Small-subunit ribosomal RNA, 3' major domain from an uncultured bacterium, 470 nucleotides, folded computationally.
Its Rfam family is "Bacterial small subunit ribosomal RNA". Rfam links the family to the GO terms structural constituent of ribosome and ribosome.
Its mean pLDDT, the model's own confidence on a scale to 100, is 84.
The RNAcentral record of the full RNA draws on ENA, Greengenes and SILVA.
[in-house]
Context: one part of a larger RNA
RNA sequence: UGACGGGGGCCCGCACAAGCGGAGGAACAUGUGGUUUAAUUCGAUGAUACGCGAGGAACCUUACCCGGGAUUGAAAUGUAGUAGACCGGUCGUGAGAGCGACUUUCCCUUCGGGGCUGCUAUGUAGGUGCUGCAUGGUUGUCGUCAGCUCGUGCCGUGAGGUGUCGGCUUAAGUGCCAUAACGAGCGCAACCCCUGUCCUUGGUCGCCAUCAGGUUAAGCUGGGAACUCCGAGGAGACUGCCGUCGUAAGGCGUGAGGAAGGUGGGGAUGACGUCAAAUCAGCACGGCCCUUACAUCCGGGGCGACACACGUGUUACAAUGGGGGGGACAAAGGGCAGCUACCUGGCGACAGGAUGCUAAUCUCUAAACCCUUUCACAGUUCGGAUUGGAGUCUGCAACUCGACUCCAUGAAGCUGGAUUCGCUAGUAAUCGCGCAUCAGCCAUGGCGCGGUGAAUACGUUCCCGGGCCU
Numbered sequence: 001u002g003a004c005g006g007g008g009g010c011c012c013g014c015a016c017a018a019g020c021g022g023a024g025g026a027a028c029a030u031g032u033g034g035u036u037u038a039a040u041u042c043g044a045u046g047a048u049a050c051g052c053g054a055g056g057a058a059c060c061u062u063a064c065c066c067g068g069g070a071u072u073g074a075a076a077u078g079u080a081g082u083a084g085a086c087c088g089g090u091c092g093u094g095a096g097a098g099c100g101a102c103u104u105u106c107c108c109u110u111c112g113g114g115g116c117u118g119c120u121a122u123g124u125a126g127g128u129g130c131u132g133c134a135u136g137g138u139u140g141u142c143g144u145c146a147g148c149u150c151g152u153g154c155c156g157u158g159a160g161g162u163g164u165c166g167g168c169u170u171a172a173g174u175g176c177c178a179u180a181a182c183g184a185g186c187g188c189a190a191c192c193c194c195u196g197u198c199c200u201u202g203g204u205c206g207c208c209a210u211c212a213g214g215u216u217a218a219g220c221u222g223g224g225a226a227c228u229c230c231g232a233g234g235a236g237a238c239u240g241c242c243g244u245c246g247u248a249a250g251g252c253g254u255g256a257g258g259a260a261g262g263u264g265g266g267g268a269u270g271a272c273g274u275c276a277a278a279u280c281a282g283c284a285c286g287g288c289c290c291u292u293a294c295a296u297c298c299g300g301g302g303c304g305a306c307a308c309a310c311g312u313g314u315u316a317c318a319a320u321g322g323g324g325g326g327g328a329c330a331a332a333g334g335g336c337a338g339c340u341a342c343c344u345g346g347c348g349a350c351a352g353g354a355u356g357c358u359a360a361u362c363u364c365u366a367a368a369c370c371c372u373u374u375c376a377c378a379g380u381u382c383g384g385a386u387u388g389g390a391g392u393c394u395g396c397a398a399c400u401c402g403a404c405u406c407c408a409u410g411a412a413g414c415u416g417g418a419u420u421c422g423c424u425a426g427u428a429a430u431c432g433c434g435c436a437u438c439a440g441c442c443a444u445g446g447c448g449c450g451g452u453g454a455a456u457a458c459g460u461u462c463c464c465g466g467g468c469c470u
Base pairs, nucleotide, nucleotide: 007470008469009468010467011466012465013464015460016459019423020422021421022420023419026315027314028313029312030311031310032309033308034306035305042053043052064301065300066299067298068297069296077123078122079121080120081119082118083117084116088103089102090101091100092099093098106115107114108113126290127289129288130287131286135284136283137279138278139277140275142273147186148185149184150183151182152181153162154161155160166177167176168175192267193266194265195264197235198234199233200232201231202230203229207224208223211222212221213220238261241255242253243252244251245250304442317416321375322374323373324372325371326370327369333364334363335362338357339356342353343352344351345350382413387408388407389406390405391404392403393402429452430451431450432449433448434447435446
């Protein structure tokens, strides 16, 4: 000077408390450990690994294993030599890769050669091999916590201190006052984006109040520029006004006005640094290692195993519910070998036709909810695992190892021990919808979108983490 203390003081945070809903018990999905295996590729391991890298493992991917090949090599490039086109087609063999045979066939030229392609030789290649404790870059975490420093001056022999301390205040090293300090920088805040109100402007593919036409119905048509909405540009919020407390900064108020009130809500934004934190397998790169193999091609298998243990989820255990019938309302996105209205067939997954749309035009589009009816507390009309059978679709190909449909089957489960997690408002809870990846899909995951919509916070003694002073 720091760090630490079951030392002290002050303060904050879903940290506790007050509440609501979960996890821990069941079945399944998924990740991990362990075990097994020819291989179950590799990495991630308290918080900060474990629905993580992976935003798509049947082949491919693929890095692993077994087997079959080829060795200037799957791809790139220099030099020398040699041959001629290359591409393409046919056949044999083979699991394929490959190997073998047949066939077709050049361009430019100053005639020296050049272009292009194959072969041979060689320099090179190649490596998801090792080292994240040699590194760059990127990332997690403390933490969106309020801190971390510098110049000059002053103090100290010096390390260093001061400033940055103290009082008040703030979400904040935010500000005010005081002051051997005076200033400044990186952070805070603001500037940026979305959202909430209004005004102006522009109206097509969007809208329809008024006028007219028209239909079984419909902005369907003429038209309109009002409204909604979609863009663009502005206004608006600043403790500005009032009252009150205070020297000030600022605090308080059922205050006024206002769509919004004291950072309006959300996002992006992450200081100096810490953890030799993570990543050599995204990429790059030093060093080391392999070079008929640790490189490379192909077929099959594996990454999907299963006594078990843990994490994260989904579905339930029911009546605030399950089943049947009828009725209503979104937002945000996607769509060309794509989304598909409508019709027909099928119980259905879907199939066959047909039409619109390169989209504010066409299309994919809600569920919870409301009305009515049934079930009467039961392992049930709860729950749907598992299994049998029959199918649909994608795709060379669904055995290992896909999703979906129908019929049958109907397991565990009656609210879960110790313990533990999330959340303070359009939040939790609950309900569906979309997208990326993608032929298809093991998505119950991830990222978004809207619908319905709570309870509680006395307070800071205690647990955890953090800040300042001592």